[in-house]
Context: one part of a larger RNA
RNA sequence: GGCUUACGGUGGAUGCCUAGGCGCAAAGUGCCGAUGAAGGACGUGGGACACUGCGAUAAGCUUCGGGGAGCCGUGUACAGGCUUUGAUCCGAAGAUUUCCGAAUGAGGAAACUCACUGUGGCGAACCCACAGUAUCCCCUGGUUGAACACAUAGACCAGGGGAAGGAGACCCGGGGAACUGAAACAUCUUAGUACCCGGAGGAAAAUAAAUCAACGAGAUUCCCUUAGUAGUGGCGAGCGAACAGGGAACAGCCCAAACCGGCGGGCUUGCCUGCCGGGGUUGUAGGGCCUGGCGUUUGGAGUAGACGAGUUAGCGGAAAGGUGUGGGAAAGCCUACCAAAGAGGGUGAUAGUCCCGUACGCGAAAACUUGAAAGCUUCUGCCAGGUACCUGAGUACGGCCGGACUCGUGUAAUCCGGUCGGAAUCUGGGGAGACCACUCUCCAAGGCUAAAUACACUUUGCGACCGAUAGUGAACUAGUACCGUGAGGGAAAGGUGAAAAGCACCCCGGUGAGGGGAGUGAAAUAGAACCUGAAACCGUAAGCCUACAAGCAGUCGAAGGGCUAAUGGCGUGUCUGUGCCUCUGGGAAACCAGAGUGCGCGGCGCUAUGCCUAACGGCGUGCCUUUUGGAGAAUGAGUCUGCGAGUUAAUCUCAGUGGCAAGGCUAAGGGAGUGACACCCGUAACCGUAGCGAAAGCGAGUCUGAAUAGGGCGUACAGUCGCUGGGAUUAGACACGAAACCGUGUGAGCUACCCAUGGUCAGGGUGAAGCGAGCUUAAUCGCUCGUGGAGGCCCGAACCUUUCAACGUUGCAAAGUUGUGGGAUGAACUGUGGGUAGAGGUGAUAUGCCAAACGAACUCGGAGAUAGCUUGUUCUUCCCGAAAUAGCUUUAGGGCUAGCGUCAUGCGUUUAGUACCGGAGGUAGAGCACUGAAUGGGCGCGGGGGCUUCCUGCUUACCAACCCCAAUCAAACUCCGAAUGCCGGUACUCCAAAGCAUGGCAGUCGGACUGCGGGAGAUGAGUUUCGUAGUCAAAAGGGAAAGAGCCCAGAUCAUCGGCUAAGGUCCUCAAGUCUAUGCUAAGUGGGAAACGAUGUGGGAUUACUCAGACAACCAGGAGGUUGGCUUAGAAGCAGCUACCCUUUAAAAAGUGCGUAACAGCUUACUGGUCAAGUGAUCCUGCGCGGAAAAUGUAACGGGGCUAAGCAUAGCACCGAAGCCAUGGGUUCCAGCGCAAGCUGGAGCGGUAGGGAAGCGUUCUGCCAGCGGUGAAGGUCGACCGGAAGGACGGCUGGAGCAGGCAGAAGUGAGAAUGCAGACAUGAGUAGCGUAAAACAUGUGAGAACCAUGUUCACCGUAAGUCUAAGGUUUCCGACGGCAGGUCAAUCCGCGUCGGGUUAGUCGGGCCUUAGCCGAGGCCGCGAGGCGUAGGCGAUGGACAACCGGUCAACAUUCCGGUACCACUUAAGAGGAGCGAUGAGGGGACGCAGCGAGGUAGGUCAGCCAGCGAUUGGUUGUGCUGGUGCCAAGCGUGUAGGCAAUGAGGCUGGUAGGUAAGUCCGCCGGCCGAGCUGAGGCGCGAUGGCGUGUCCCUGAGGCUGAAGUGAUUAAGCCUUGCUGCCAAGAAAAGCCUCUAAGCGAUGAAUCUUAAGUGCCCGUACCGCAAACCGACUCUGGUAGACGGGUAGAAUAUACCAAGGUGAAC
Repeated sequence: GGCUUACGGUGGAUGCCUAGGCGCAAAGUGCCGAUGAAGGACGUGGGACACUGCGAUAAGCUUCGGGGAGCCGUGUACAGGCUUUGAUCCGAAGAUUUCCGAAUGAGGAAACUCACUGUGGCGAACCCACAGUAUCCCCUGGUUGAACACAUAGACCAGGGGAAGGAGACCCGGGGAACUGAAACAUCUUAGUACCCGGAGGAAAAUAAAUCAACGAGAUUCCCUUAGUAGUGGCGAGCGAACAGGGAACAGCCCAAACCGGCGGGCUUGCCUGCCGGGGUUGUAGGGCCUGGCGUUUGGAGUAGACGAGUUAGCGGAAAGGUGUGGGAAAGCCUACCAAAGAGGGUGAUAGUCCCGUACGCGAAAACUUGAAAGCUUCUGCCAGGUACCUGAGUACGGCCGGACUCGUGUAAUCCGGUCGGAAUCUGGGGAGACCACUCUCCAAGGCUAAAUACACUUUGCGACCGAUAGUGAACUAGUACCGUGAGGGAAAGGUGAAAAGCACCCCGGUGAGGGGAGUGAAAUAGAACCUGAAACCGUAAGCCUACAAGCAGUCGAAGGGCUAAUGGCGUGUCUGUGCCUCUGGGAAACCAGAGUGCGCGGCGCUAUGCCUAACGGCGUGCCUUUUGGAGAAUGAGUCUGCGAGUUAAUCUCAGUGGCAAGGCUAAGGGAGUGACACCCGUAACCGUAGCGAAAGCGAGUCUGAAUAGGGCGUACAGUCGCUGGGAUUAGACACGAAACCGUGUGAGCUACCCAUGGUCAGGGUGAAGCGAGCUUAAUCGCUCGUGGAGGCCCGAACCUUUCAACGUUGCAAAGUUGUGGGAUGAACUGUGGGUAGAGGUGAUAUGCCAAACGAACUCGGAGAUAGCUUGUUCUUCCCGAAAUAGCUUUAGGGCUAGCGUCAUGCGUUUAGUACCGGAGGUAGAGCACUGAAUGGGCGCGGGGGCUUCCUGCUUACCAACCCCAAUCAAACUCCGAAUGCCGGUACUCCAAAGCAUGGCAGUCGGACUGCGGGAGAUGAGUUUCGUAGUCAAAAGGGAAAGAGCCCAGAUCAUCGGCUAAGGUCCUCAAGUCUAUGCUAAGUGGGAAACGAUGUGGGAUUACUCAGACAACCAGGAGGUUGGCUUAGAAGCAGCUACCCUUUAAAAAGUGCGUAACAGCUUACUGGUCAAGUGAUCCUGCGCGGAAAAUGUAACGGGGCUAAGCAUAGCACCGAAGCCAUGGGUUCCAGCGCAAGCUGGAGCGGUAGGGAAGCGUUCUGCCAGCGGUGAAGGUCGACCGGAAGGACGGCUGGAGCAGGCAGAAGUGAGAAUGCAGACAUGAGUAGCGUAAAACAUGUGAGAACCAUGUUCACCGUAAGUCUAAGGUUUCCGACGGCAGGUCAAUCCGCGUCGGGUUAGUCGGGCCUUAGCCGAGGCCGCGAGGCGUAGGCGAUGGACAACCGGUCAACAUUCCGGUACCACUUAAGAGGAGCGAUGAGGGGACGCAGCGAGGUAGGUCAGCCAGCGAUUGGUUGUGCUGGUGCCAAGCGUGUAGGCAAUGAGGCUGGUAGGUAAGUCCGCCGGCCGAGCUGAGGCGCGAUGGCGUGUCCCUGAGGCUGAAGUGAUUAAGCCUUGCUGCCAAGAAAAGCCUCUAAGCGAUGAAUCUUAAGUGCCCGUACCGCAAACCGACUCUGGUAGACGGGUAGAAUAUACCAAGGUGAAC
């Protein structure tokens, strides 16, 4: 380390439970709100949090009713109380009801701020209480009042009434999508749906015929049916009525007008008109008016509410005991009782008789609902005749354009709207689907109307609904926690026990956590992390194995080791247990006692056949998906547990089954009942019973047709309604999955641009214009010097940005760090407040940005969009079993039909094979007869070239037709022409799930390789495409080492039986080292070609050869001549040319080597020796070379082989899941049998797929049962079944549950990058987030980290200090240490408890900017948009307090001292003005540059206090430290600025300033120097600080030195001055002026005294551990101060004050 067993941990499945959900039915109810809603905020308890209740009268107050003993809500106790004088509690009616919210006095960032008027509070300021004060509309009254004289419109005020806002469904109306479907898409569809908006009610809407119809009916609405019909429709997809019929419920009325009367108005005085009352309301017309006749009661409406019923609390309500088990009885047993009550729940297990209840009966002071009597008020006629007054006008209708109807413009009637025209009026008008006629029917242009119908809530009841991953998202503090700027999104989380009896006490431990005892309890392995307690995962102990051995992890065999005695077998009654049986005895019986070789259970003993382990050996590449093909290195899964996918409805079709049957059947609804898949009505409708035809129509026929002909379709055959199953269509339709489209909203806190108002930019450099001076010029111009200080100028910090590089890349960081860069007075950067919104905005365009993903944001909805695509799709067995082809297809990875499969029914020798007979055909082959191609030869027409010329000819080594000879080629040539295949017939064989037909249901349309025949290609491809056959696909087994497709062979199961196939027989490895004859020498075998070779075997032909061949050896190999030419030379041998002659046995004007050229060697050729074969060529068997690749032999599978290679012939053996044998299962067929079954025969590989039979889960009904003497669940076991599965027993568990027969389904998981949870692995690994700590002491159980101290180190234009935003208690103290803290912790920004924020002067409340809201108003279907008056709104304007001290924590706030502002009162002075929401002034403004002065602060000197040691030396020129003081008021008024181009004053006029004005403006006159302004000085201050010292080291007490000069700024003077062009807020406070008004009964103003002064913020962090970044995060965050030395400097370096040492 592996396997196993036992025991644990972790975890929370399973079982059981339910407090919560879901659905249906019935009844009832159906709005709330200015008398302040819905919904909230904040409070409220004795103490404190959450929920509940309630509202300052605050878990409550009052009255009435119920009720009758306990109560003060829940989590929960304590303290304290209440209650029979009736509490708590329940019901009804009242009271109270803070603040926000329509929100309504004004404002506003909801729950806050600020007012006015009146009254009141001792009351002037200030403060408090109560009441009123919004807008719009209507009515009434009043006051005013334009254009325009009166008047009116309008404005204002008062009174009365109303509206608003909310409400997740239903209803009506206005507006109105898209995805989708049409396999694309535009009409169409989705759909008038979703959504937005308006409005109303308990319902809404519709409704009393200008309707339908054709007999006639007689308002509307809803259900069934008509009917998926008539229609409509790119006549596509689809859409889709009505009439008639059956039901539910039923209900009809009122005006306008004519006419009459009354009261008014106008004027042109006889007309117009208003209001009220009467009258009147219809179509076989009615009414008015006139005439005549009849008749007076019934009925209707409103009001009112006796009484009844119901609702909102309640009351009564039968009947049981014992026994024993047990912790507990309600279970068992025994004996009773009740029942109009045996529904249900609870009680320590299962209760009719214990409790609550149930059947039944009863009940209301008060409120509400409903029916409604009496009463009161009020209304209502009929008939006939005449007359011709009335009967709904910009209407009907028409043209054009739209919309609605089934109706998409169509033949398009009907209804509605816009627009332009425009009737009749009873002798009239509309409709009946163009239109016309006739006929019928109705009466528009006014209005109201219950019920039947829809939906929500409440109460009650029920459920073959769920039971904690289910059921609502929510059983629990749930729309909570949490996420998001926001709209919005949105969890997890139940169980101790009967009862807390929740562990007293002891021990260990840190006064821990946790544990061990003891105790409680039935149980503590029920101990609060609590019922049961599975699995993954992690351990402890034991048995076996494992350290020379190798892999899908298993399976088969097996040596060895260990264990036990069983759901088995055997034995045992000397086993004193127990049940049954038999016998005997007793007993009334129950039963007791005894006996028995009896039968079981139990006990005991024996038994390895059982269990664990497994050295070694054989065989052996997971599962799923997708594929031609997967171990695949193609997909998916870390593991376990739970959840997770063909359902339901309607219609159609087929099959099975059942009822009735020429018939079958109900629907809605009704009756009654109810746990009724019951029962009884209901025949409207539907299907069938008759067809044919386009139809009229006829009818066992009919149509066509002239026809009686012929032909077509019919004339035989039973349907229909349920239930079950297969399939289809429409619906999301098996589940999950887009990118997208559309609609309503939410976002500019990020970012883009814009608007308003503020802020920031160290330091250094350059030196434009202008100006001055000099020079120069006639004068300009110009030059030089100076001054000056411009610039999208230069260098460079802050600040902004990010060029490059590295690091980082599970980071410090979802964009950073370090270094290096760019800009840095500008088109700069930045704060605050605003604006622009998705079909859009913004954009110095990058398609950039619009809240960390933008070629169109986000959110919710349409919505389960669609997906010809991918993935997944859950128990078992049995039978059969494909396809990857054709045709068509915007079709090619999809589909339809056919083909091939299966099931059912029917039909037969119909199928198949072989043989024979008979056919059609043009392939292979062959051929050249045709069509073409093509070679050689012959002949040669003709042509070309040449010659010749007068024509004519001649010639040719050129080309060459036809023809002839010879030899060829062809898919698109054929004079010919098979084999096979195909068709038909006959016979035989085969009986079989072979064939055919009809019907149900499919799947398949990606194929692969091999052989053969072709095409394409390169006669390439593991290429592609056809045909044909096979295999794989969907096929295992044996062989080919290993291998989908090759060879053999088709696995029903078992066997330690046999025979064979392919292929093999030396070993690996089963079987021959077999037999015979050859070949090979190359390890050929055991990879390869052209080509090469004297390898070797066989065969054939030919040449030479005893007259001596071939080879070898011994000799010769000569002369003319160095041939000639060439050449420097060329002599056989550089080259050219010729290549003769002679001597010979033979010898080249030379085959090579060689020389400068010769020479030299050699060959051809010849002779001799030797001696028998020697050459050449061709065919063929086996070999050789040709022969180079990457990790390692590596081209027999290996060892190895000379056969164990190759060839031929032969015998034997091995060899498979083939065949046979034996036994079993199952399917089909046949026979027998009533059946069960038996016998025989043939089958049983299998993907997609078809068919058949079963197992199991949850719930329901019926039957019969089990259970505390122990159910379900869990766990273990050697049992049973063919499988899914099922028993039985032990342990655990502690209350429910199985069986049989039926029924109904949320019914079976291993995979979906599935969902949720738990637990692994990686791994004790990476990491511990810029950086310095060390020591001592203390505390403590424990110290690297806490505290204190001493050293050391770091920051120091910060890492210090203040402050805005933001956060919201983090601040301070005590205690604590489970969690958080990247370690630890005694510590903390952590937990618990307690404490802490004090203002007339600081900030806000006053003013206005951008912008926002917005009375009236304008615009718009609506929602709403814009905007005047007015209001809000800081980032700006205005505005009164300073110093010191003090708490653990606050201070310009408290305290001390010293001030100031506003207001009030009183007193006094003063003596004529004051006075606004009006007028004027002022407030009041840019940028850059520039100088001086002083101040805070700094430095130096001086002065003060303390120190005096070390040393080579230092009492001096030493060292250390310190050396300041506000506002206000008064005085000086300084530096500086403005000003004689007039500071300031006086005065005259005045038409402007919306009225007025003494003010301003304007025009004059006179006088003439002031106005502004930091700082300094003095008082403040005989104070305070500063120091020393004492007690003590914590607080504190007492004292109280020096406090001067020089030098140095960007803040202040300065809103200045100078320059420039881009020309640089508003309003209030403030001053002046007057109006109304007030004022000599005393205004302004001043002095003194006494008073008053409200609300909110104020802690702490604030470049950060407290803000924004998910974190105690190297990032981001506006403004102010910012010391010293060096330095130009805020650069940089080192230091001060101060802070820190970064949490391994």

This is a predicted structure of a 1704-nucleotide part of an RNA (large-subunit ribosomal RNA, half A) from an Anaerolineae bacterium. It matches the Rfam family "Bacterial large subunit ribosomal RNA". Lineage of the source: Bacteria > Bacillati > Chloroflexota > Anaerolineae. It was read from a public genome assembly.